[in-house]
Context: one part of a larger RNA
RNA sequence: CUGGGCGUAAAGCGCUCGUAGGCGGCUCCCUAAGUCUCACGUGAAAGCCCCCGGCUCAACCGGGGAGGGUCGUGGGAAACUGGGGAGCUCGAGGGCAGGAGAGGAGAGUGGAAUUCCCGGUGUAGCGGUGAAAUGCGUAGAUAUCGGGAGGAACACCAGUGGCGAAGGCGGCUCUCUGGUCUGUCCCUGACGCUGAGGAGCGAAAGCCAGGGGAGCGAACCGGAUUAGAUACCCGGGUAGUCCUGGCUGUAAACGAUGGGUACUAGGUGUGGGAGGUUCGACCCCUUCCGUGCCGCAGCUAACGCAUUAAGUACCCCGCCUGGGGAGUACGGCCGCAAGGUUGAAACUC
Repeated sequence: CUGGGCGUAAAGCGCUCGUAGGCGGCUCCCUAAGUCUCACGUGAAAGCCCCCGGCUCAACCGGGGAGGGUCGUGGGAAACUGGGGAGCUCGAGGGCAGGAGAGGAGAGUGGAAUUCCCGGUGUAGCGGUGAAAUGCGUAGAUAUCGGGAGGAACACCAGUGGCGAAGGCGGCUCUCUGGUCUGUCCCUGACGCUGAGGAGCGAAAGCCAGGGGAGCGAACCGGAUUAGAUACCCGGGUAGUCCUGGCUGUAAACGAUGGGUACUAGGUGUGGGAGGUUCGACCCCUUCCGUGCCGCAGCUAACGCAUUAAGUACCCCGCCUGGGGAGUACGGCCGCAAGGUUGAAACUC
């Protein structure tokens, strides 16, 4: 390479949009590029394979045959693929009528709690731990009551509940805004799927500038513990955590499971909608979308998966190919930096 694979053994890009490309529903007509078929031409010799023969055999050599092409030209076929045309509606999109939601952005606003400040009451301790100590407190702490300031986060509701492509999203109100589900079957008429490059989004930490700073808290300083204790525990505490703008672009970015479509027993719970039944918003039945559990066939090395597949198939992309060296070096690209990305080899087992 061929092949075989990618939940846990090596392997699904963190996610999305989308370019080229690849692939693409039903019916009819035309075409004949792919495809199939026939004829002719050509495919040198040698070699390979078969048969026969020559050197005493073989190697070697000679003769004959077969075979050999994405080949050329011409004739023919029209199922499938492609191309052209016409049409269809179930894929896709739209309209209309309804629905749910921590989806996103901005502005405003609320209460509890912590801390700090002021005032009152009050006095000898508080705090902390396994036990302590550092620490705080007679300059009046802790506790308690009233008032004020400020920042951050939103108890209960809360739920294998909801929303989002992922990251992620949770007090309340308003404004702007994205997606999605159901019903109808009104419109368009294949407008689709995937997606190398590319572009955008992307937790936390980190970086730049300016603000902010209550609590928490890397670093740091103390107190303990200990043989030591650059830790775990305790008292402090800077960056940071928060906001605005810009950068970074990573993660156990996980379902460790790429996306799409179709098909393949059931049972049970839950969220959203519709229909039937009914007096009825209750139950019950049917159905669509989501989210869990259990389980058959099947699959799996096993564990397990099992209509939310890891089953059965097809289409497209990404990725793997023994361990270490190494996600390193070098080079390129990106970044203010930290670093990211692409990504070897020697050597060694």
Molecule: small-subunit ribosomal RNA, central domain
Organism: Candidatus Atribacteria bacterium SIUC1